[in-house]
Context: one part of a larger RNA
RNA sequence: GAACGAACGCUGGCGGCAGGCCUAACACAUGCAAGGCGAACGAACUCUUCGGAGUGAGUGGCGCACGGGUGCGUAACGCGUGGGAACAUGCCUCAUGGUGGGGGACAACCGUUGGAAACGACGGCUAAUACCGCAUAAGCCUCUAGAGGGAAAGAUUUAUCGCCAUGAGAGUGGCCCGCGUUGGAUUAGGUUGUUGGUGAGGUAACGGCUCACCAAGCCGACGAUCCAUAGCUGGUCUGAGAGGAUGACCAGCCACACUGGAACUGAGAUACGGUCCAGACUCCUACGGGAGGCAGCAGUGGGGAAUAUUGCGCAAUGGGGGAAACCCUGACGCAGCCAUGCCGCGUGAGUGAAAAAGGCCUUCGGGUUGUAAAACUCUUUCAACUGUGACGAUGAUGACGGUAGCAGUAGAAGAAGCCCCGGCUAACUUCGUGCCAGCAGCCGCGGUAAUACGAAGGGGGCAAGCGUUGUUC
Numbered sequence: 001g002a003a004c005g006a007a008c009g010c011u012g013g014c015g016g017c018a019g020g021c022c023u024a025a026c027a028c029a030u031g032c033a034a035g036g037c038g039a040a041c042g043a044a045c046u047c048u049u050c051g052g053a054g055u056g057a058g059u060g061g062c063g064c065a066c067g068g069g070u071g072c073g074u075a076a077c078g079c080g081u082g083g084g085a086a087c088a089u090g091c092c093u094c095a096u097g098g099u100g101g102g103g104g105a106c107a108a109c110c111g112u113u114g115g116a117a118a119c120g121a122c123g124g125c126u127a128a129u130a131c132c133g134c135a136u137a138a139g140c141c142u143c144u145a146g147a148g149g150g151a152a153a154g155a156u157u158u159a160u161c162g163c164c165a166u167g168a169g170a171g172u173g174g175c176c177c178g179c180g181u182u183g184g185a186u187u188a189g190g191u192u193g194u195u196g197g198u199g200a201g202g203u204a205a206c207g208g209c210u211c212a213c214c215a216a217g218c219c220g221a222c223g224a225u226c227c228a229u230a231g232c233u234g235g236u237c238u239g240a241g242a243g244g245a246u247g248a249c250c251a252g253c254c255a256c257a258c259u260g261g262a263a264c265u266g267a268g269a270u271a272c273g274g275u276c277c278a279g280a281c282u283c284c285u286a287c288g289g290g291a292g293g294c295a296g297c298a299g300u301g302g303g304g305a306a307u308a309u310u311g312c313g314c315a316a317u318g319g320g321g322g323a324a325a326c327c328c329u330g331a332c333g334c335a336g337c338c339a340u341g342c343c344g345c346g347u348g349a350g351u352g353a354a355a356a357a358g359g360c361c362u363u364c365g366g367g368u369u370g371u372a373a374a375a376c377u378c379u380u381u382c383a384a385c386u387g388u389g390a391c392g393a394u395g396a397u398g399a400c401g402g403u404a405g406c407a408g409u410a411g412a413a414g415a416a417g418c419c420c421c422g423g424c425u426a427a428c429u430u431c432g433u434g435c436c437a438g439c440a441g442c443c444g445c446g447g448u449a450a451u452a453c454g455a456a457g458g459g460g461g462c463a464a465g466c467g468u469u470g471u472u473c
Base pairs, nucleotide, nucleotide: 001473002472003471004470006469007468008467009466010465013345014344015343016342017341018340019338020337021303026301027300028299030298031297032296035062037060040059041058044055045054046053047052069256070255071254078181079180080179081178082177083176084175087173088172089171092169093168094167095166096165097164098163099162100134102132103131109124110123111122112121113120114119140149141148142147154161155160182228183227184226189219190218191217194216195215196214197213198212199211200210201209231253232252233251234250235246236245237244238243258279259278260277261276262275281292282291283290284289309335311334312333313332317331318329319328320327321326348378349377350376351375358369359368360367361366382414384409385408386407387406388405392400417462418461419460420459421458422443423442424441428457429456430455431454432453438445439444
């Protein structure tokens, strides 16, 4: 000098665009943050113009694995980059071939009944795109050289939307490898499923992934193992560069969801707002037993130098469901708070010497503040008030918002501070103080004439900011 997710002190007019718990991955009151489909299904209730319409439970299909948060863990194929082969893939696109005929249940509902509650138990009835056989098999799978196995679901307003099988694509995901990726040797040996083989199991898939047997290997001063620290990257800051530091916001990947463990469902999870077990904590209880998880958005307590509203809206963009209308969406779009930052604008302009008064200094002549003020003549940006009033929205639909903008009205009117003045370093005098009180980034000032302390006048610098502290280059 530059920079900051900054904080503190003094001060503070407006706007635009950004940013805003860096600390306790501490604990959380309350509300909201994931639902939708009647064009899959039966029953119930309400209304009815008897055509039908609507409502909330239940079965069913889809979604809830996305989106949003955080950085605990992780020194690792985690990330970055470049390759690879033994894989999976709901929704989407293309192509081919099918969609025949049957059956038995379970919720809802009804009845009985347990419990304080959470939640159940038993008996009976019922539908389906729920479930199960049969048939069919071009292609598919297995084993083989002729055998075996396996599928489907209908709805309808007649336009279609679905369902099954197979192949291809797109996109996505799983796996493997080369190289790169912090410090410590005051960590030198580490390893027994460990290293390799055979066989088997398992997986979507390769593989000690797992198991039985066999061999005794494998890694390591080119730093294994251990310890400490840490999410990684695109980037960001600085610097002429090389480099150094860093990883807030935005974007990609990873990990986590009270702590630890486990699987289920599913195309996909070992699942933030799912399940089970254990633990800590909190709450309810009729003491028998139950409920919960803000590192989602707001908000509360606590911690801290320190970080915002329990706001509006689905109008736009995007997402889920649906044929659609539409519903949901604290994603998102906006508004609120904060000079936290960057940028822009304003706080007036011209004329004006008796160089007024006052202040300060003085060699008492004067000098300086100073064209500064007053006074006169103007202007009205911004703010204020009145009126009008958008784009964003393709036909309808605007939270923002009567916002931005535009026009008009009045009047210099409502709008300047902070730090410094010994040298470095731009800027000097007087008074007070007297090694005191104090200053200080370094050198150093102060013990009676202090340009260095405190005040005043004057001056310098920056300016809605200015200084200080912290951190990085």
The prediction has a mean pLDDT of 86.
A computed fold for a 473-nucleotide part of an RNA from an uncultured prokaryote, annotated as small-subunit ribosomal RNA, 5' domain.
RNAcentral holds the full RNA, with entries from ENA.